[in-house]
Context: one part of a larger RNA
RNA sequence: CGCAGGAAUCUUGAGGAGAUGUUUCCCUAGUACGAGAGGAUUGGGAAGCACUGACCUCUGGUGUACCGGUUGUCCCGCUCGGGGCAGCGCCGGGUAGCUAAGUCGGGAAAGGAUAACCGCUGAAAGCAUCUAAGCGGGAAGCCCACCCUAAGAUGAGGAUUCCGUGGACGUAUAGUCCUGAAGAACCCUGGAAGACGACCAGGUUGAUAGGCCGGAUGUGUAAGUGGAGUAAUCCAUUCAGCUAACCGGUACUAAUGUUCGAGG
Numbered sequence: 001c002g003c004a005g006g007a008a009u010c011u012u013g014a015g016g017a018g019a020u021g022u023u024u025c026c027c028u029a030g031u032a033c034g035a036g037a038g039g040a041u042u043g044g045g046a047a048g049c050a051c052u053g054a055c056c057u058c059u060g061g062u063g064u065a066c067c068g069g070u071u072g073u074c075c076c077g078c079u080c081g082g083g084g085c086a087g088c089g090c091c092g093g094g095u096a097g098c099u100a101a102g103u104c105g106g107g108a109a110a111g112g113a114u115a116a117c118c119g120c121u122g123a124a125a126g127c128a129u130c131u132a133a134g135c136g137g138g139a140a141g142c143c144c145a146c147c148c149u150a151a152g153a154u155g156a157g158g159a160u161u162c163c164g165u166g167g168a169c170g171u172a173u174a175g176u177c178c179u180g181a182a183g184a185a186c187c188c189u190g191g192a193a194g195a196c197g198a199c200c201a202g203g204u205u206g207a208u209a210g211g212c213c214g215g216a217u218g219u220g221u222a223a224g225u226g227g228a229g230u231a232a233u234c235c236a237u238u239c240a241g242c243u244a245a246c247c248g249g250u251a252c253u254a255a256u257g258u259u260c261g262a263g264g
Stems, first nucleotide, its partner, number of pairs: 001152001005163007015149002018146001021049007033038001051106005059100004066093005071086006111143002117137004166178004179263001183260004187203005208254003211250005218242002224237005
């Protein structure tokens, strides 16, 4: 821009794309078959492997915005307590998120037309013959079925709901201006959404982000004070103190402001 008024929501599916895997074991059954050795068709069941999708409850990884330990040195006048630098200085853990080695799932079943092949009926050719007429069975393959996408499918589809048939000028059609419905956008606060657009949640009639409060989680018992000990250090207060991205609550801060948009 189109889909002949303007919108919002929900859809149909022409078409496209993906996937389609495989092994072992058990029962049927040591049965049928076979002198024996051996050893099924069929039907049912159970575990794997590879591939693949989703997810983070569990097991772990990472986690340079969390907690602790510790070395050297410099600084906060000194002590105490802290801070900077040294690969996050090194070391031990670790929330959210992201993850695999973790967890759950998938390739199931059915139908249709067939290939090789197996048949029925059956002539040409009094027999025979699956084929010439006719009728069946038959594959991991084909079509469907399953997952995803999809009306720019210009053949532009369908459903529901909302707004609307104004005013002025004009040579009626056209066109210009005014007003500005439903709705949408810019802008702003953000996001388990994201390269950017987009998408989603919100914009005071508000919990969208930050802050604050409470909780969870992690770390592992803070500082100060008191006590014990010559001291190093230990004990009590103290399952303390601190705590990121997590879960809630709360308008304290920031979501100011503006534009487009039918009348056929």